[in-house]
Molecule: Bacterial RNase P class A
Organism: Sorangium cellulosum
RNA sequence: GCAGCGGGGCAGGCGAUCGCCGGCGGCCGGGGAAACCCGGGCGCGGGAGGAAAGUCCGAGCUCCACAGGGCAGGGUGCCGGGUAACGCCCGGUGAGAGUGAUCUCGAGGAAAGUGCCACAGAGAACAGACCGCCGCGCCGCGCGCUCCGCGAAGGGGAAGAGCCUCCUGCCCGCACGGGCUGCGCUCCGAGCCUCCGCAGGCGCGCCGCGCGGCAAGGGUGAAACGGCGGGGUAAGAGCCCACCGCGCCCUUGGUAACAAGGGCGGCACGGCAAACCCCACCUGGAGCAAGGCCGCGUAGGGAGGUGUUCGCGACGGCGAGAGCCGCCGCGGCGAGGGCUGCCCGCCCCAUGCCUCCGGGUUGGCUGCUGGAGGCGCGCGGCGACGCGCGUCCUAGAGGAAUGAUCGUCGGCGCAACGGGGGCGACCCCUCGCGCAACAGAACUCGGCUUACGUCCCCUGCGACC
Numbered sequence: 001g002c003a004g005c006g007g008g009g010c011a012g013g014c015g016a017u018c019g020c021c022g023g024c025g026g027c028c029g030g031g032g033a034a035a036c037c038c039g040g041g042c043g044c045g046g047g048a049g050g051a052a053a054g055u056c057c058g059a060g061c062u063c064c065a066c067a068g069g070g071c072a073g074g075g076u077g078c079c080g081g082g083u084a085a086c087g088c089c090c091g092g093u094g095a096g097a098g099u100g101a102u103c104u105c106g107a108g109g110a111a112a113g114u115g116c117c118a119c120a121g122a123g124a125a126c127a128g129a130c131c132g133c134c135g136c137g138c139c140g141c142g143c144g145c146u147c148c149g150c151g152a153a154g155g156g157g158a159a160g161a162g163c164c165u166c167c168u169g170c171c172c173g174c175a176c177g178g179g180c181u182g183c184g185c186u187c188c189g190a191g192c193c194u195c196c197g198c199a200g201g202c203g204c205g206c207c208g209c210g211c212g213g214c215a216a217g218g219g220u221g222a223a224a225c226g227g228c229g230g231g232g233u234a235a236g237a238g239c240c241c242a243c244c245g246c247g248c249c250c251u252u253g254g255u256a257a258c259a260a261g262g263g264c265g266g267c268a269c270g271g272c273a274a275a276c277c278c279c280a281c282c283u284g285g286a287g288c289a290a291g292g293c294c295g296c297g298u299a300g301g302g303a304g305g306u307g308u309u310c311g312c313g314a315c316g317g318c319g320a321g322a323g324c325c326g327c328c329g330c331g332g333c334g335a336g337g338g339c340u341g342c343c344c345g346c347c348c349c350a351u352g353c354c355u356c357c358g359g360g361u362u363g364g365c366u367g368c369u370g371g372a373g374g375c376g377c378g379c380g381g382c383g384a385c386g387c388g389c390g391u392c393c394u395a396g397a398g399g400a401a402u403g404a405u406c407g408u409c410g411g412c413g414c415a416a417c418g419g420g421g422g423c424g425a426c427c428c429c430u431c432g433c434g435c436a437a438c439a440g441a442a443c444u445c446g447g448c449u450u451a452c453g454u455c456c457c458c459u460g461c462g463a464c465c
Stems, first nucleotide, its partner, number of pairs: 001461004006457005012409007020047002023044003027040005049438001053449002056447005061287004068344004073283005078092005093107001094105004108278002113276002115272003130218002132214007140206007149198003153194003160187004167182001169180004226244002229241003246265008291366004301357006310331004315326004336348004373392008411435004418429004
C1' cells in the first nucleotide's frame, strides 16, 4: 500500500448572539361552569441514539382476578455456564467452508408409527438386470490338430506267381543242347512312409439361440444396499484378509457434549422430521390506546328473550287453629356472567340477567421517570458476568421541544508551489479547496435484526528499511 475478518472507541469541541422545551423555588396576571389550564418575570439546573429504527423475543408494571389443575395451541432443541428472563450472551464439543484472521449450522430421535424421494433408470430400501462377464448345450462358419475309417497319387517293397533271355553257381553231355538254381529277370503286389482330399473326433475362435451363475465393471440419476488394496473364483460377490468406515463392550481423560486407545463382531438395514410425528424442557390472557382519579352531562330510554325453588331460624301482618303473606339471616339448587380456545374447578350473582337499537361524554389530571440505573476503583472468573466500596441523578413532550448565524479549534481527503527531514520508500509544516454518514425519545429496561462515516486492534499478500 492492497485485500479481508471480527471486535471496540467516537459520532465534532469551545465561545458569542437570537430562538425553543421541561424541572425546582418565588412573584404577577389571565381563562374556564368545573376539574383544571394559559401567559409573563427572576434565580438555579437540565434537554435525543448507538441505533432512538424494525416491533422479532424476554421482562418490569397494569387489569381480567382472591386464581388452581389439565388438554389444545405455541416456543426452544449438542454440552456446560451467565442472566430477572429469553429464541439472547459466554465458553466448549461435533460437522462444514476458508491459506488465514474467522465464519456457518435446519445440531435430540429414522430400530414407536405414518408418509415422501418427481423424471430418468433394470432397480430408490430387505430393490434390481439395460449394456455386459462366465459356464453348459445346440445350429452354422472358419482355423488347427488327429485319424480306429475311405479314396487318389508318389515312394517303397514282404509274400506270391512265372521264367531261364542276360548273369551267378551246380550237374549231365563231344557239342551249339538239356536240367536245377537265386542276392538273377518278369509279373503281381500287401504292410509301411510322404502328400492331398473326404468323413469322423478333438481343440480354438466367431455369430445366433436356450438354460444356469453374477451384481464386481459400464450406464441412468441429487442419491444405487459400504470404500480401497489384495487373495479367491468358471466369472464374480465383505466369499476371505489388511486398513478405513459401522455397531457393541472395556480402559483412560473430561462436570458433560465428546475424544483417544484397545477388543469383539456382523461384514451389516439409504435420505428427508424447516414432513406428520415421538422425546425433553418452557409457556394464563390482554396490553400505557394497560389502568386510576376528577369534572361535565344524558335516556334509571325503547324492543325482545329468560329467570325463584328447597330447608332452618328470627321479626311483622292475617287467621280460632293448621297455615298463608312480607322482610331479614344462614345453607343448598339454579338462569346468566367472568376466568380473552376448550374441560374441570372456582368466583360474581338470589338484586335481576342476556341480546339488539338508541342517547351522553369524548374535558382535565395522572400513570410519566430513582432504575434488574450510570460512572470510578478494587477483587474473583478464560469469558459472559458477579461481588464490594465510593459517587452521581443525565429529557418527560402531548400533534409533539435543542434550531439558525458568526468566530475559532480539531478530524479526514486532495493537486501544485514553497520550507524542512530522509540513502530511499516516504514523512512533517504553511497555504488553498473539499467532506463529515445512518438518522429524532413518547411507560421503562435486557437482547436480536437492519442502516451507516471514521479511527484502533487482528489476518493474508506485495514493496521498502